[in-house]
RNA sequence: AAACGUUUCGCUUUUCUUUGAGAGUUUGAUCUUGGCUCAGGAUGAACGCUGGCGACGUGGAUAAGGCAUGCAAGUCGAGGGCCGCCUUCGGGCGGACCGGCAAACGAGGUAGUAACACGUAGGAACGCACCCAGAAGUCAUGAAUAGCCGGCCGAAAGGUCGGGUAAUACAUGAUGGUCCCUUAGGGGUAAAGAUUUAUCGCUUCUGGAGCGGCCUGCGGGAUAUCAGCUAGUUGGUAGGGUAAUGGCCUACCAAGGCUAUGACGUCUAGGGGAGGUGAGAGCCUGACCCCCACCGAUGGUACUGAGACACGGACCAUACACCUACGGGUGGCCGCAGUCGAGAAUCUUCCACAAUGGGCGAAAGCCUGAUGGAGCGACGUCGCGUGAAGGAUGAAGCACUUAGGUGCGUAAACUUCUUUUAUGAGGGAAGAAGCUAUAUAAUUAGUGUGACGGUACCUCAUGAAUAAGGGGCUGCUAAACUCGUGCCAGCAGCAGCGGUAAUACGAGUGCCCCAAGCGUUAUCCGGAAUUACUGGGCGUAAAGGGUGUGUAGGCGGUCUGGUUAGUCUUUUGUUAAAGCCUCGGGCUUAACCCGAGAGAUGCGAAAGAAACGGCCAGACUAUUGAGAGUGCGAGAGGCCUGUGGAACUCAUGGUGUAGGGGUGAAAUCCGUUGAUAUCAUGGGGAACACCGAAAGCGAAGGCAGCAGGCUGGCGCACUUCUGACGCUGAGACACGAAAGCGUGGGUAGCGAACGGGAUUAGAUACCCCGGUAGUCCACGCCCUAAACGAUGUUCUCUCGCUUUUCGGAGUAUCGACCCUCUGAGAGGCCAAGCUAACGCGUUAAGAGAACCGCCUGGGAAGUACGGCCGCAAGGCUAAAACUCAAAAGAAUAGACGGGGACUUGCACAAGCGGUGGAUCAUGUGGUUUAAUUCGUAACUAAACGAAGAACCUUACCAGGGUUUGAAACCCAAACGACGUCCCGGGGAAACUCGAGACUUCUUCACAAGAGACGGUUGGGCAGGUGAUGCAUGGCUGUCGUCAGUUCGUGGCUUGAGUUGUUCCCUUAAGUGGGGAAACGAACGCAACCCUCAUCGUCUGUUACAAGUGUCAGGCGAGACUAUCCAUCUUUGAUGGGAGGAAGCGGGGAUGACGCCAAGUCAGCAUGUCCCUUUGACAUCCUGGGCUACACACAUGAUACAAUGGCCACUACAACGGGUCGCGACGCCGAGAGGCUAAGCUAAUCCUAAAAAAGUGGCCCCAGUUCGGAUUGAGGUCUGCAACUCGACCUCAUGAAGUUGGAAUCGCUAGUAAUCGCGGGUCAGCUAUACCGCGGUGAAUACGUUCUCAAGUCUUGUACUCACCGCCCGUCAAGCCAGGGGAGCCGGGAAUACCCGAAGUCUCACUUAUGUGGGCCUAAGGUAAGCUCGGUGACAAGGGUUAAGUCGUAACAAGGCACGGCUAGCGGAAGCUGGUCGUGGAACUAUUCCAUU
Repeated sequence: AAACGUUUCGCUUUUCUUUGAGAGUUUGAUCUUGGCUCAGGAUGAACGCUGGCGACGUGGAUAAGGCAUGCAAGUCGAGGGCCGCCUUCGGGCGGACCGGCAAACGAGGUAGUAACACGUAGGAACGCACCCAGAAGUCAUGAAUAGCCGGCCGAAAGGUCGGGUAAUACAUGAUGGUCCCUUAGGGGUAAAGAUUUAUCGCUUCUGGAGCGGCCUGCGGGAUAUCAGCUAGUUGGUAGGGUAAUGGCCUACCAAGGCUAUGACGUCUAGGGGAGGUGAGAGCCUGACCCCCACCGAUGGUACUGAGACACGGACCAUACACCUACGGGUGGCCGCAGUCGAGAAUCUUCCACAAUGGGCGAAAGCCUGAUGGAGCGACGUCGCGUGAAGGAUGAAGCACUUAGGUGCGUAAACUUCUUUUAUGAGGGAAGAAGCUAUAUAAUUAGUGUGACGGUACCUCAUGAAUAAGGGGCUGCUAAACUCGUGCCAGCAGCAGCGGUAAUACGAGUGCCCCAAGCGUUAUCCGGAAUUACUGGGCGUAAAGGGUGUGUAGGCGGUCUGGUUAGUCUUUUGUUAAAGCCUCGGGCUUAACCCGAGAGAUGCGAAAGAAACGGCCAGACUAUUGAGAGUGCGAGAGGCCUGUGGAACUCAUGGUGUAGGGGUGAAAUCCGUUGAUAUCAUGGGGAACACCGAAAGCGAAGGCAGCAGGCUGGCGCACUUCUGACGCUGAGACACGAAAGCGUGGGUAGCGAACGGGAUUAGAUACCCCGGUAGUCCACGCCCUAAACGAUGUUCUCUCGCUUUUCGGAGUAUCGACCCUCUGAGAGGCCAAGCUAACGCGUUAAGAGAACCGCCUGGGAAGUACGGCCGCAAGGCUAAAACUCAAAAGAAUAGACGGGGACUUGCACAAGCGGUGGAUCAUGUGGUUUAAUUCGUAACUAAACGAAGAACCUUACCAGGGUUUGAAACCCAAACGACGUCCCGGGGAAACUCGAGACUUCUUCACAAGAGACGGUUGGGCAGGUGAUGCAUGGCUGUCGUCAGUUCGUGGCUUGAGUUGUUCCCUUAAGUGGGGAAACGAACGCAACCCUCAUCGUCUGUUACAAGUGUCAGGCGAGACUAUCCAUCUUUGAUGGGAGGAAGCGGGGAUGACGCCAAGUCAGCAUGUCCCUUUGACAUCCUGGGCUACACACAUGAUACAAUGGCCACUACAACGGGUCGCGACGCCGAGAGGCUAAGCUAAUCCUAAAAAAGUGGCCCCAGUUCGGAUUGAGGUCUGCAACUCGACCUCAUGAAGUUGGAAUCGCUAGUAAUCGCGGGUCAGCUAUACCGCGGUGAAUACGUUCUCAAGUCUUGUACUCACCGCCCGUCAAGCCAGGGGAGCCGGGAAUACCCGAAGUCUCACUUAUGUGGGCCUAAGGUAAGCUCGGUGACAAGGGUUAAGUCGUAACAAGGCACGGCUAGCGGAAGCUGGUCGUGGAACUAUUCCAUU
């Protein structure tokens, strides 16, 4: 809006139309707050790349800067005379001048203006040429003048003198309805003709239309860091002036006028219709078009005129420019074109008056840069095109690839078709209405008027022919791959990319978006609820004023009546047109244009309503505001005066003697001149223990001995009075801790500054010894605090429990206590609700009402400048440039703490033995070197990789060689060899050159062919211990064999997360139990596995003489905290006992989620990169090196001796190994070893002697009969080879060392300590190492304060790269902006004075023209300031900049808790004093509340 039903209000149903989107970014993660950024639309745009056509629009936004040239306002002979030309003699054409009308419109611009300029709605004291209607009139006369003629001046522009002339020019007179003045008698005021018969004119008046002048209400910028402004100012009277009102102007009188509802000032700006955006409300804008205003080089002025203080008129001044004969003149594009300049930037010196409109004219007509058109610019909007259909071998090419393929892609080629556009040809408009003539209004006839334009449009022909780019592809945000580069080059709107695998840089290919455009930049709106009217907030995020009293203002109890500038309803006027919206129509469509309609808001007028609000009047007082009264009451409320005791200190005296004091420890200090201690007496100042409390009072700050005086406020009860008297409160006023200031007192203690002592790297501090201001009093200032409940005041409403203070009532009692109820305060806990959460919760941060204050990202900064206040310190008010993408709140999980609680560990303690000192061995660093190959680096590198470096290993160095290669695979070719041996040349060898001898296999075999094998040649390829362990796999270390780490479902939370896993008891254990919003589960723990210890049984190689089974192997039993007692808490655990070989038995293997970018590219594997066609980073060889040696560290061995050393004798093991081996017995040698050789593939043989121990002997405390390094000599063995550089044997030599500083390591029982034995690697061995084996065999643990490490819970945090964290300030360096600044320079507005053009007005003079004076005034000058800006030595502060200096202030109890205000001090953060806050941890005590 429509339909339907209905009596109305309204309700119901259906349809149509309209109607609001978010994202990224603070964090380890979360929620919130909050800013920044993006996606959309728009533009008079500009820039970059690109560019086919048309239609319609649009185009100097900057320098209202300067302008060459041309044009933009003329017309009328039907007003006038004159001159010239032509003439058919009728007349026609032209020219300057006089005259009329126009030139005040149209066109342009936006400088000024914050104003009656504009918009809107009204008003009264006005005017008007041309136009329309009506009425009346149009008579007579005169003097001039231009043109013209003559003379003169001037370069020109122009001027001057004389003569004569006309008019619709000028003047006079008459008439005068009307009109004006009036003393009401009267007085004054008009006209123009032309032409020839019809008109056009002229004059006066009345009215209209339209236009204009004036006044008023309301409306729309910024700034209070502009708070007071105003002398014609405000009003009156009189006069002047105007068309008209009016201080508009003048004189006089009065002293007013405006302002916090923002005067005055400053800055900015033309206003509106409208335009952009937006859901709207709003916000922004004022191009084109329309209306209004203002301006015309700048400033001033008037004249003419109906109208101007006049864009293309005048005068003057000023600046600028031009001409000049230097005397003087001329000019004004902000008209249309055009030019210069400045600028990121904005067009043709075009055509036409054909149309529309304007001026003049009777008309024809003339003029018209208005206008109509064309041109230029993708500047915008709209439309069209750049072909359509078919076409797979999915061509070539390019890109990618997992190497198979995939994409570009039906895309192309090719075939068929079409012809918009383009080109050519032909045709070809509308836009025209008029005008002339006839008696002509209709009508008819004639004439034939087009810039655009031969354009639009139509037809035909040709031929896919003429026509595609820009931006993007990490997320937001549609679209990705490859290569190059290597924190470089670069990108970027934000977050952010780039340091060798970049979807983010550059390129290629592909893809996405839009399209003759696409992007970028700038600006506006939106998103932004991010100024919040619609529609925000203020406990902790930004934000409640320090507190009250109270002015203006805002808001306001109950009832009645009246009224109606608020409010509501209806009608009506207006709100120009265009625009927006709807409908219809015209250009092929659309944009665009035309017609009609509708709507909107504001203002005005009229009528009505009276609920609410206002105003007026009256009344009321309840269970109901506020105040008063009466009676009680409590209190550290305030001011003044007096007074008391304790403590402290000082003085004096007594007693008394050597210390006192102080600290973590000390020292400075006091004391033999007698301190400290103690007693007595006296003086002094300040503060008030106990009571005392979470209490009480006060507006806040704040207030405490006691007594008195004065005084403010509050509560309760009674319900006596007043009768809304109320609430809030901008300004204002008052009060306002501590510190501080002034003057004068006072000063015991304390105590900034200062002095000294300590501490320390330093110590301008913390600690100590002193100590001045100050703290105290009086008076006067200051006016700030974490002035906090971080919570403005007032009123109303909304479950409860409990404590406490002060009242009242009931009950009870003799009275009180108790109990119940009630009012006012002060606390705790909780429901609903609120909150981002924490939390608040009748004392609200809940639900509502009124008023005030305040906030709008962080920093700069509560700073600068200005103003006000202050003695000063300083306070109040209060920015910007610049800079960042955050800053912040609450809560979560961790990590950390010089936080807490609990628990564990050879962590400490208790013990035993070591290391650190010596010598040697081994490893590492360092140094050296041709090379001393490489890796490993706190714990978790350093006897580690390496369980064996003389060559080899070997990777390093020197030198000499090789290049398809030392080794591997494939293909092809030829060959049958290759190779071995010998000889010769070179060489250190590898290798190389030459010659000779010997020499394949299978199938099939005569041969050929095929195959295998072998080397050679050629081609593919090899090779690398080269780099990256921060590209990786695998493996490993470490926390740690610590007890932890998680999941599913469910519950809680907005969420990150949490619960489970916390709590109590217990355990080696997240081991088990109980309880519990959890119930279960997984990886870990434990168990299962191996081994040792007991027993049974089976087997029997070996052992042993048999038989056997101490032995070996297999199977099995056994222990399960089983049983008893006790304790706690039933289970369960703990403690104890018995039995038993053993009561969680010992050892091993086994290593959760993860941490350290931990280790390893050199064990292996592996991505990428690098080196390898004439010779290497590959590979071969010889020699050297890895073994160096002023030094430092680590791990060990051996010792320093008597619990020992040496000699002799005598015992007792276990694990192992052995055929390229172990090797007995025997013999030789002093020995290492040698010769020979049995046995053994091992319970059989060998290695093999175990050693410490025991027995006996010697040594007698010493550098030794300790110790064995070092060195000399001679040997043995392995091995091609022991020089660099092996081990062993023998003899000789006989060093350091006499128990080890600071510090530090291992170990809790068959352990430590000590003693020997075996094995691997291995030719041999530098093994004292490593891995095992057995023998002998202790001590100690009170305990958890401390060190270290770990776990659980909790607490704080500004850390999360996680305390090896974070972070503050000075100083030094670079850069940036702002403020100050001796000054210097410039702009603006106003004031005072001087001077004063033109000109109006006025006065005087003049025959006239005019001359002179006066008032006012533009410009100019002088003076003092005000204000805004530029610049400026210098000094100060701020910001910013990967790796500068000094410290460590803050975050944990941050190592002295931090912070606010204040004062002093200090390189700096800061320190100290006074007072305040908790936005402090921990602990103790008290109290309150909750639960059991």
This is a predicted structure of a 1492-nucleotide RNA (small-subunit ribosomal RNA) from Candidatus Vogelbacteria bacterium RIFOXYD1_FULL_46_19.
It was read from a public genome assembly.
The coordinates come from a structure-prediction model, not an experiment, and the mean pLDDT is 82.